RNA sequence: GCCGGGGUGGUGGAAUCGGUAUACACAAAUGACUCAAAAUCAUUCGCUCGAAAGGGCAUGCGGGUUCGACUCCCGUCCCCGGCACCA
Numbered sequence: 001g002c003c004g005g006g007g008u009g010g011u012g013g014a015a016u017c018g019g020u021a022u023a024c025a026c027a028a029a030u031g032a033c034u035c036a037a038a039a040u041c042a043u044u045c046g047c048u049c050g051a052a053a054g055g056g057c058a059u060g061c062g063g064g065u066u067c068g069a070c071u072c073c074c075g076u077c078c079c080c081g082g083c084a085c086c087a
Base pairs, nucleotide, nucleotide: 001083002082003081004080005079006078007077010026011025012024019067022058028044029043030042031041032040046057047056048055049054060076061075062074063073064072
């Protein structure tokens, strides 16, 4: 350099025919139980504004197509694998 695969919450990861992103699990927080802890159970858990209801934003980054994009197109950065080149 070429080809292929990938980048999504704190972590592993799901959603792909373009149609409610974050399912599920782990971790964490709070509460219950306990003399206390562990285990177990309940609730919460992307970021942000808000007392709440609700709003805004986000799938590596920047654009584009579309009523609608994690998904398609263009550019770009990074990671993994293969091939090539290199004295």
Transfer RNA from Actinoplanes utahensis, 87 nucleotides, folded computationally. The sequence was found in a public genome assembly. The organism belongs to Actinoplanes, within Bacteria. The coordinates come from a structure-prediction model, not an experiment, and the mean pLDDT is 81. It matches the Rfam family "tRNA". By type it is a transfer RNA.